[in-house]
About this RNA:
This is a predicted structure of a 136-nucleotide RNA (SAM riboswitch aptamer (S box leader)) from a soil metagenome. Rfam family: SAM riboswitch aptamer (S box leader). Its family is annotated with regulation of gene expression in the Gene Ontology. The sequence is in RNAcentral, with records from MGnify.

RNA sequence: CUUAUCGAGAGUGACUGAGGGACUGGCCCGUUGAAGUCACGGCAACCGCUCGGUGGAUUUGCGUCUGCAAAUCCGCCGGGGACCAGGUGCCAAAUCCAGCCUUGUGCCCCAAUCCGGGGGCAUUCGGAAAGAUAAG
Numbered sequence: 001c002u003u004a005u006c007g008a009g010a011g012u013g014a015c016u017g018a019g020g021g022a023c024u025g026g027c028c029c030g031u032u033g034a035a036g037u038c039a040c041g042g043c044a045a046c047c048g049c050u051c052g053g054u055g056g057a058u059u060u061g062c063g064u065c066u067g068c069a070a071a072u073c074c075g076c077c078g079g080g081g082a083c084c085a086g087g088u089g090c091c092a093a094a095u096c097c098a099g100c101c102u103u104g105u106g107c108c109c110c111a112a113u114c115c116g117g118g119g120g121c122a123u124u125c126g127g128a129a130a131g132a133u134a135a136g
Stems, first nucleotide, its partner, number of pairs: 001136006011040005019029003023099004041091003046087002049080014095130001100127002104123007
C1' cells in the first nucleotide's frame, strides 16, 4: 500500500503500584488495584489443515481433432474441525459513543405568511474517514 472483518465470544493468580479506554470531545473503568511483566486458562477461526465446486497453466494418455480424461501447481467460491497439532490475534462497555457527508422523524427559533425558505437541538438511516486484526 491492497483486500477482508470489526453489535458475537472468552480471565484467574503472582509481582508491582496509578493510571487506562489510539487521537479530540463525551462517557466510563481504576487503591474492592489501572497500565505493564510472568504463569496458567479460555475465546475465535484470518492463515495453515481438510472436503466439495469452479477457473487457469503445465505434463501425460486417448481420440482425430477448436475434443476427452488423469496427475501436479496456482487462483476463486462454499462447507468442516480445532480433543491431540502449527503462525497470529483476542479475553469491560458496539471499534464504548460521537467526530466528515447524508436519510427520516419530533421540537424550537428566524424571516415571511399563499407556496415555499434559513438555522438550532434531540433521535435516527446509509456511507466515508480514522483505528484495530489478519492475509498478501